RNA sequence: CACAGGGUAGAUCAAGAUGCGUUAAGUGCCAUGGAAACGGAAUGUGGGCCAUGGACGAAGGAUUACCGCGAUGUCUUGGUCACAUUCACUGUA
Numbered sequence: 001c002a003c004a005g006g007g008u009a010g011a012u013c014a015a016g017a018u019g020c021g022u023u024a025a026g027u028g029c030c031a032u033g034g035a036a037a038c039g040g041a042a043u044g045u046g047g048g049c050c051a052u053g054g055a056c057g058a059a060g061g062a063u064u065a066c067c068g069c070g071a072u073g074u075c076u077u078g079g080u081c082a083c084a085u086u087c088a089c090u091g092u093a
Stems, first nucleotide, its partner, number of pairs: 002092004010081010020070003029054006038046001040087005060067002
């Protein structure tokens, strides 16, 4: 110097555990604002997170044993996918 490769946040699916709501919160959608973190490093992107507001919007039974329902929260395990540029790292020549 050339070629190849690994690794993040996160996304999604399945299983398990435990909650919340069913007196409608949450999820999803839109707008505004905010903070910190995210391959080993820098810059950046992007997704995620929090707050407020707006529109939309539902499946209940049972009666104390439970059965359902919700784009429902969290945790655990497993599968799949997953950085742009530069440098670093690993391998080969």
Description:
The RNA shown here (THF (Tetrahydrofolate) riboswitch aptamer) has 93 nucleotides. The sequence was found by an Rfam model in a public genome assembly.